Context: one part of a larger RNA
Order: sequence, then structure tokens, then C1' cells
RNA sequence: GAAGGAACGCUGGCAGCGUGCAUAACACAUGCAAGUCGAACGGGAUUAUUAUCUUCGGAUGAUAUGAGAGUGGCGAACGGGUGAGUAACACGCAAGAAUUUACCUUUAGGACGGGGAUAACUUCUGGAAACGGAUGCUAAUACCCGAUAUGCUGUGGAGUGAAAGGAAUUUCGCCUAAAGAUGAUCUUGCGUCUGAUUAGCUAGAUAGUGUGGUAAUGGCGCACUAUGGCGACGAUCAGUAGCUGGUCUGAGAGGAUGGACAGCCACAUUGGAACUGAGACACGGUCCAAACUCCUACGGGAGGCAGCAGUGGGGAAUUUUCCGCAAUGGGCGAAAGCCUGACGGAGCGACGCUGCGUGAAGGAUGACGGCCUGCGGGUUGUAAACUUCUUUUCUCGAAGAAGAAUAAAUGACGGUAUUCGAGGAAUAAGCAUCGGCUAACUCUGUGCCAGCAGCCGCGGUAAGACAGAGGAUGCAAGUGUUAUUC
Repeated sequence: GAAGGAACGCUGGCAGCGUGCAUAACACAUGCAAGUCGAACGGGAUUAUUAUCUUCGGAUGAUAUGAGAGUGGCGAACGGGUGAGUAACACGCAAGAAUUUACCUUUAGGACGGGGAUAACUUCUGGAAACGGAUGCUAAUACCCGAUAUGCUGUGGAGUGAAAGGAAUUUCGCCUAAAGAUGAUCUUGCGUCUGAUUAGCUAGAUAGUGUGGUAAUGGCGCACUAUGGCGACGAUCAGUAGCUGGUCUGAGAGGAUGGACAGCCACAUUGGAACUGAGACACGGUCCAAACUCCUACGGGAGGCAGCAGUGGGGAAUUUUCCGCAAUGGGCGAAAGCCUGACGGAGCGACGCUGCGUGAAGGAUGACGGCCUGCGGGUUGUAAACUUCUUUUCUCGAAGAAGAAUAAAUGACGGUAUUCGAGGAAUAAGCAUCGGCUAACUCUGUGCCAGCAGCCGCGGUAAGACAGAGGAUGCAAGUGUUAUUC
């Protein structure tokens, strides 16, 4: 000098764009953050209209409506958060194969014949609750069996092995095989912090055969056999750490760093495990154990903000329990649509960057006042007053968007941006420094005291270095300080 996710002191007018728990991966009240489909299915509360009967209370039937549950499908593995762990094929660059891939695209074929259940519901019943148990009934694109099939297994004989309907104008689905696309898994070469005051490490350890397992290779697991494998080119151990594109600095080489945004990884109170599924060993799923919190009728239960807000705590320090699905994107749906704290916006903070303003021109008797003085004057200073002008800002009033795709309708932001009019210089300047480095000097006070200080150093009676005043210098809605990086 530059920088920042900064903080602190003093000060503070506006706008745009960004950005905001770096500390306790500490604990969390409350609300919301993942649903959707009646064009898969059975059933149907309610409401409206109407018919019949009526003891005038209503009952039964038909039509329409279709809440809240339930079966089933798809989604919930995305999106969002955090960086604890991890020195590793985790990440980056470059290669590769023994694999898988729901929805989507293309191609070729197919969907035949049967069956038994079950939730919802009814009745009974346990429990304080959470949640159940028994009985009877019922549907499906739920489930099962048979048949067939290019498929798969096998040298072969042979074996195995699929389907589902809905809507009714078009069509949407279902099954098999092949290919594509996309996503994912796995393997390898190279690169990737510090310590030798860590020198030896290793028994599934290294290799082989067989077998199991997996979507798949493989000590991934197991049985047997052999005794290998790694290491001063730093193994092992210990410490620290998410990695990268990038960011900061620097002429560069390099050094430091990885907050926001983007890619990958890991995690979801702590530890472990599997289930479902195309995909998870699953943040708002399940089970077990542990700690903690809450409810309890003491028998037993419930919970997980490192989602968005918000609270306590920690801390030098980091925001609203806001608006909207209008846009973009996502899930479901044939669609209308529903859901979406993703996202779009607004709010708060000079936290940063950028821009604008706090007036402009004229104005000397160089006024008053202040300060200095050699008492002549100098300086503050065209500064003020005063005259003329302007209205960016400000206040008020009027009009008022684009962003909306798609004929119409549809805008949270927002009566915002913007435009026009009126008013009046009106509403708006500070902070630090002035011995040298380093731009800027005098007076008064103090008297090695009080104090200053980044370094050198100032202060002991004439202090340009302390404190105040006047003046000056620098930067300016900021300015100084502190810590950090180059």
C1' cells in the first nucleotide's frame, strides 16, 4: 500500500447492487418447510333439489355434490442446511470396465385363462394415552396360479420366466426384449499439509485355488495352501484439515486462503443396523442401544431446527417468529389444479463496493467576533452578511409501468420504479492528524508530574512531540484503532 463474511471508538443524508453465527456439529418453546392423484379402487359424512308415505317430529327412494379417513400409484434418495469427521481414489486432472439406471426417447413384439384374500366399514373389546386385539363383509392398475414369448441358464436333453386396466371424440396407461440418453457404482496413473524429539509396520496381513456374496471386479467374506506385502523416493504413528473452480496479495515467480456463488464428498442428538425401493443403509422413515428433554392414571409413551423464521447460551460479533407462489424451477395429476420457508421479493445492519448530495454565481468597508502580534498589523476570509439563481435531494399533490408466457384472465414486489406539478437554501459533515519517517504551527497551561508513543523518542519552567485554544493538512458519509493475510 492492498484486502475482508470483520469488530470497536466518534460521527452519520440518500440510492442501487451485493452481503450478514467465522464462536457451542450447544440446547431448543411456537408456526411453517412434501405432497399429490376420484381419469386405479371400495365406501361415503354433509349440502341442495325432488318423489312417496306421514303420528307433521320425520322416514324411505332418486339425482347432484362430494368432506375426512382407507387400499393402490408416483414422489418423498430431488430441492434446502452444515463442515463434525475424513490425509482418503475424499478431491482435482487424465484414462479404463466386470456393472446398474425409475421417469424420458427410439425400435420390435405382446396383454390369454383363472383364483383367494385384505384395509376401509360393522359388531365386540383392551389401554390414562400412544396404540391396539378379535369377529363378520368388500374392491382394484393390490396379491397369487396356469398358459405363451424373441429373453435368461445350460455343451446338450432340458429348465426357468410377463402383463392391467382407466377414460370415452381424439387417448392415457400395462408386460417383454434391444438400443439411446441421463444418473450412479467400481478400478488405475499422477497431484494433494506438518512432525524423524514418530523407524520400523503388517496376520485377512500379501498372493494363489475353490466357494459364497454383490448390479458388478475384488480378501468383500469363508475354507485350504504358500509366506508374503509396505518402508529414508519417509511406511507406521501423532497433529492439523472437507477438496476444487476460485479468492486475496504480488510486476511476476510465489505466498496466504477455500466465507458468498458453482462442482464433488461427508454428516443429520451420539453409536449401530437393516427394511422398502430404479435409487437410501434414508435431515423432517423404521428398529436397537445411549445421553438429554417432555407427558403419565407409574403400567407405559413422545421427541430430535447442521430446513425458514425465531429463543436461550457462548461470543468482540452476524438480521424478520415478514409477503407471495405473479415469475423461474420442482413433485403429483389427462387437465383444472394442489403443494413448494426452493425461489421471487420486502424488512434490519455504513458490513462492503459504486453513485449522488449537503447548494451555485456575484459579493471588501477585507465587517463583527476569535486567535496571534514587534501594536503598525496579520490571519480566520469571499468565508459570513447581502444580491441574484437553481431544486439533485426533501415535503406535499397528480399520473403510473415493464417484468404476463397464451385469445381472455392472472403481479407478491407496489401505488414501487419512473414522469409531471407545487413549495422553500430549504432536511444533510464528520473523523484523524500536524517533532522526523509523513502532508500540516503558533499561543496558553503543565513542569521527568500529568501524560504521549508504530519506530526513533518527547516531558526535569520559554515543550512545534503532553492537555486546551486558534490555525493548518489528509480523507470524507465516513474516519481512526485493533487483530489477520500478502
Predicted 3D model of a 486-nucleotide part of an RNA (small-subunit ribosomal RNA, 5' domain) from an uncultured phototrophic eukaryote. It matches the Rfam family "Bacterial small subunit ribosomal RNA". The prediction has a mean pLDDT of 86. The full RNA is in RNAcentral, with records from ENA and SILVA.